[in-house]
Context: one part of a larger RNA
RNA sequence: CUGGGCGUAAAGCGCAUGUAGGCGGUUCGAAAAGUUGGAUGUGAAAGCUCCCGGCUCAACUGGGAGAUGCCGUUCAAAACUAUCGGGCUUGAGUGCGGUAGAGGGAGGUGGAAUUCCCGGUGUAGUGGUGAAAUGCGUAGAUAUCGGGAGGAACACCAGAGGCGAAAGCGGCCUCCUGGACCGUAACUGACGCUGAGAUGCGAAAGCCAGGGGAGCAAACGGGAUUAGAUACCCCGGUAGUCUUGGCUGUAAACGAUGCAGACUAGGCGUUGGCGGGGUAAAACCCGUCGGUGCCGAAGCAAACGCGAUAAGUCUGCCGCCUGGGGAGUACGGUCGCAAGAUUAAAACUC
Numbered sequence: 001c002u003g004g005g006c007g008u009a010a011a012g013c014g015c016a017u018g019u020a021g022g023c024g025g026u027u028c029g030a031a032a033a034g035u036u037g038g039a040u041g042u043g044a045a046a047g048c049u050c051c052c053g054g055c056u057c058a059a060c061u062g063g064g065a066g067a068u069g070c071c072g073u074u075c076a077a078a079a080c081u082a083u084c085g086g087g088c089u090u091g092a093g094u095g096c097g098g099u100a101g102a103g104g105g106a107g108g109u110g111g112a113a114u115u116c117c118c119g120g121u122g123u124a125g126u127g128g129u130g131a132a133a134u135g136c137g138u139a140g141a142u143a144u145c146g147g148g149a150g151g152a153a154c155a156c157c158a159g160a161g162g163c164g165a166a167a168g169c170g171g172c173c174u175c176c177u178g179g180a181c182c183g184u185a186a187c188u189g190a191c192g193c194u195g196a197g198a199u200g201c202g203a204a205a206g207c208c209a210g211g212g213g214a215g216c217a218a219a220c221g222g223g224a225u226u227a228g229a230u231a232c233c234c235c236g237g238u239a240g241u242c243u244u245g246g247c248u249g250u251a252a253a254c255g256a257u258g259c260a261g262a263c264u265a266g267g268c269g270u271u272g273g274c275g276g277g278g279u280a281a282a283a284c285c286c287g288u289c290g291g292u293g294c295c296g297a298a299g300c301a302a303a304c305g306c307g308a309u310a311a312g313u314c315u316g317c318c319g320c321c322u323g324g325g326g327a328g329u330a331c332g333g334u335c336g337c338a339a340g341a342u343u344a345a346a347a348c349u350c
Stems, first nucleotide, its partner, number of pairs: 004321003007304002012318001014201004021194003025088006033081002035077007049064003053060001091191001092188003095184005103177007110154001115149007125136002162169002206247006215241002220236004258317006266295012299306002323350003332343004
């Protein structure tokens, strides 16, 4: 490199936007770059191959054939690809009318609970565990009632439910704002798909500066347990968890399954529309489009399983894999305040 692969064996970038590139619906015409055919030129010698000769062979001499392909010139063809021009509407997008939603950002606001503070009642315990102890409490705790402060999270609703590209998103209200779906078929007329680089987003932890700090809680201290106990259990407790601005750029970032399109039996749920039937209104039934689940035909698969949300049958494009260890390491580069991230070997060894 080819062949072969990527749910679980090695292998889908965490996710998106998009540049170059690759690929690209339907119809008519033009031209003829690719393509196809004819003619012609060229295709040195040697070699290959055939024949003759040759010391017995070989080497070697001479002659012939072949030279597909490739290249040049020229004539022709026009299906396909590319190009140019004119159309089309199914792909894509726009408009119009609707719908659902924890989609995002900002501001405001509510109740329950924990903790703390003040006051009342009240008295000896409380708390915690397998059992205890440390702890708290006669300086009046725990319990209970009233008042106040503050931070964080939003019970029920709640659903294998919804939304989002992913990360993720859940009290309520207002403002700003993105997307999706359904119906319609008015408009544009291929405007598309993918996407090396690039750019943006990206849980938690962590970092820098300011604020905040109720609860929880790495580290740390104490009490237990134990042979020991740097743990599991208990009492405390600081970073952190929250917020503003910036950085980091990683996760079992998982559906361990790249994106887009086409095609291929069904059955049962659920969610958002639309049409029809039904009803006083519903419920409900039928059809249809979008999402999300379960079970399964064919088929696929090493098996497990997947099965119209494919891991089936195909097409386009990207990414990635190539025995285990060494190693996602060293060195170098790039990025970062650092932690580190990213790119990424070899010796050696089995």
Small-subunit ribosomal RNA, central domain from an uncultured Chloroflexota bacterium, 350 nucleotides, folded computationally. The RNAcentral record of the full RNA draws on Greengenes. Model confidence (mean pLDDT): 85 of 100.